[in-house]
RNA sequence: CAAGGUGGGCGAGAUGAUCGCGGGCAUCCACAGGGUGCACGAGGAAAGUCCGGGCUCCAGAGGACAUGACGCCGGGUAACACCCGGGGGCGGUGACGCUACAGAUAGCGCCACAGAAAAUAUACCGCCGGCAACGGUAAGGGUGAAAUGGUGGGGUAAGAGCCCACCGCGCAUUUGGUAACAAAUGUGGCAGGGCAAGCCUCGUCAGGAGCAAGACCAAGCAGCAGAUAGGGUGGUCCGCCUAAUAUCUGCGGGUAGGUUGCUUGACCAGCUAGGUAACUAGUUGGCUAGAUAGAUGAUCAUCCGAGACAGAACCCGGCUUAUUGCCUGCCUUGUUUU
RNA sequence: GCCCUUGUAGCUCAGUCGGCAGAGCACCACCAUGGUAAGGUGGGGGUCAACGGUUCGAUUCCGUUCGAGGGCU
Numbered sequence: 001c002a003a004g005g006u007g008g009g010c011g012a013g014a015u016g017a018u019c020g021c022g023g024g025c026a027u028c029c030a031c032a033g034g035g036u037g038c039a040c041g042a043g044g045a046a047a048g049u050c051c052g053g054g055c056u057c058c059a060g061a062g063g064a065c066a067u068g069a070c071g072c073c074g075g076g077u078a079a080c081a082c083c084c085g086g087g088g089g090c091g092g093u094g095a096c097g098c099u100a101c102a103g104a105u106a107g108c109g110c111c112a113c114a115g116a117a118a119a120u121a122u123a124c125c126g127c128c129g130g131c132a133a134c135g136g137u138a139a140g141g142g143u144g145a146a147a148u149g150g151u152g153g154g155g156u157a158a159g160a161g162c163c164c165a166c167c168g169c170g171c172a173u174u175u176g177g178u179a180a181c182a183a184a185u186g187u188g189g190c191a192g193g194g195c196a197a198g199c200c201u202c203g204u205c206a207g208g209a210g211c212a213a214g215a216c217c218a219a220g221c222a223g224c225a226g227a228u229a230g231g232g233u234g235g236u237c238c239g240c241c242u243a244a245u246a247u248c249u250g251c252g253g254g255u256a257g258g259u260u261g262c263u264u265g266a267c268c269a270g271c272u273a274g275g276u277a278a279c280u281a282g283u284u285g286g287c288u289a290g291a292u293a294g295a296u297g298a299u300c301a302u303c304c305g306a307g308a309c310a311g312a313a314c315c316c317g318g319c320u321u322a323u324u325g326c327c328u329g330c331c332u333u334g335u336u337u338u
Numbered sequence: 339g340c341c342c343u344u345g346u347a348g349c350u351c352a353g354u355c356g357g358c359a360g361a362g363c364a365c366c367a368c369c370a371u372g373g374u375a376a377g378g379u380g381g382g383g384g385u386c387a388a389c390g391g392u393u394c395g396a397u398u399c400c401g402u403u404c405g406a407g408g409g410c411u
Base pairs, nucleotide, nucleotide: 001334002333003332004331005330006329007328008327009326010325013303014302015301016300017299018298019297021041022040024038025037026036027035028034029033043309047320048319050318051317052316053315054314055210056209057208058207062238063237064236065235067206068205069204070203071202072086073085074084075083076082087101088099089098090097091096102201103200107199108198109195110194111193124141125140126137127136128135129134149167150166151165152164153163154162168190169188170187171186172185173184174183175182176181214260215259216258217257223251224250225249226248227247228246230242231241232240267286268285269284270283271282272281273280274279304307339410340409341408342407343406344405345404348363349362350361351360357394365381366380367379368378369377387403388402389401390400391399
C1' cells in the first nucleotide's frame, strides 16, 4: 500500500432567535378556569410480540397425570431459548466464522425410484469347484442419498478380520483437567446403516391469565329463565377457599365519566476492589417523557460530512428484523522498500 | 396496547405419521345444434406467501419475516 477479519461508540445533524404543544414546580387573578416565570419532554431499535422476569388477580399456587420448552461442560443472572469462558465437529492459507451438539443394542415407525439385497438378511453380472444339477465366495462390476469397517501384505481352489501391520470403532485402566474432553497403554477381530426439527426414552424447568390485569368514586337501568355434586379463569383428577335476599350461566336493560395502578428503577454516570470474561460488591453524585383520541412541531439565519430505519402507552433483561452513513481499537494474509 | 387464527390454480377448498400436488366452478380448443345455452371429449394454468435450516428428498418438520382475518371493555 492492497485485500480482508472482529469489537466499541454516535446517529429526529449542530448553534441561535421567534411562535406553538404535553405534563411538573413556583407565583398571581380569585376560580367549570385563566395569566406569568423556570427547568424538562422518544429510540437504538420505542418495531416484531419470539423468549425470560417484575407487578396484579385467582390459595403469597400445594400433589399427580397430561402438555410444552430446553438438551456438550463450567460460570453469570431476578430469570431465560440470553451472555461469558472452555471442549468436540465443520469451513477458511490465516485473523476468524458456523454449530437444535443427550440417547438409534429400551421399544414402535419410515427409508419413494433404482437395486440381488434398505436391515429379517441376501446374490444379477463376475470369480472358483463341478460334465451337469448344484455348491463355495463377497475381491471386482453395477444400483442408490445411504450397502454390513478402510489401505497394504500374507493366505486360499477362488475368497473372506481367516491371519498380521497401520488407521477407524467399541471396552477397560492410567495420567492431565472442576467438567465436557484429551493423551498413552492394553484388549475385542468388528457384532446391529440412516432419520429422534417422526413417535418415544432419559434429565432439567414450567400453575393460569394479563395494566382493556387489578382497586376506588360518580352517574344510569327492568327484569326474565335456569343451575346449587355449583362457583372461585387452569387440560383432567385430588386438595384448598366459598355459598342461600348468596354465587354462577343465558337472554334482555343501562353506562361510554373521573381517580389510582404510572413511573425512583434488577435506573444512569464516575471512581475503587474482585474476576480471563460475562458480571458482582462498595462508595460518591444525578433524576432523565408519562399522554388518554393520545404532546414532543413549525419558520428564519449561520455552519457541516447534507441527514437512513423509524414514534413511548405498566415496567425491565434479552433475541430477531429494518437502517443512508460517520468516528475508532485490535488482528490476519499478500506485495514493495529500508 | 394485549391475545389468537390463517396463507395451496382466476375463485371456493382437499392434500397426516415427508417420496412427481388434486377436485368443483371458471378459461381454451373440438364435437353436437340452423344458431345459443345445457351436454360430451380433450387441454392449459401453481416459485404451495417469502427467506433460511433439518433430511438423500419439504406443501408437510423447525426458525425468522411479510400479508390477511378475529377477539378484549
Model confidence (mean pLDDT): 78 of 100.
Predicted 3D model of RNase P RNA and transfer RNA as a complex of 411 nucleotides.
Rfam match: Bacterial RNase P class A. Rfam links the family to the GO terms tRNA processing, ribonuclease P activity and dimeric ribonuclease P complex. The family's RNA type in Rfam is ribozyme. Rfam's curators write: Ribonuclease P (RNase P) is a ubiquitous endoribonuclease, found in archaea, bacteria and eukarya as well as chloroplasts and mitochondria.